[in-house]
Transfer RNA from uncultured Pontiella sp., 68 nucleotides, folded computationally.
RNA sequence: GGGUGUAGCGCAGUCUGGUAGCGCGGUUGCUUUGGGAGCAAUAGGUCGGGGGUUCGAAUCCCUCCACC
Numbered sequence: 001g002g003g004u005g006u007a008g009c010g011c012a013g014u015c016u017g018g019u020a021g022c023g024c025g026g027u028u029g030c031u032u033u034g035g036g037a038g039c040a041a042u043a044g045g046u047c048g049g050g051g052g053u054u055c056g057a058a059u060c061c062c063u064c065c066a067c068c
Stems, first nucleotide, its partner, number of pairs: 002068004008024004018055001026042005048064005
């Protein structure tokens, strides 16, 4: 100097600021002799920390931290 940081895990969303999402996993129910599979529902987030701009920031600006 460059890149990455978003749910337990893996990631999208940043380009173009406008309700935080997907898959797996968790929980509950249905189904089954039972388990698994399948189906339905549901919970879970200070978006790495701090500050700034803005009516509004995961997104733009500054700074710091961690990792590659």
The source organism's lineage runs through Bacteria, Pseudomonadati, Kiritimatiellota, Kiritimatiellia and Pontiella.
The sequence is in RNAcentral, with records from MGnify.
Its Rfam family is "tRNA". Rfam describes the family as follows. Transfer RNA (tRNA) molecules are approximately 80 nucleotides in length.
The coordinates come from a structure-prediction model, not an experiment, and the mean pLDDT is 81.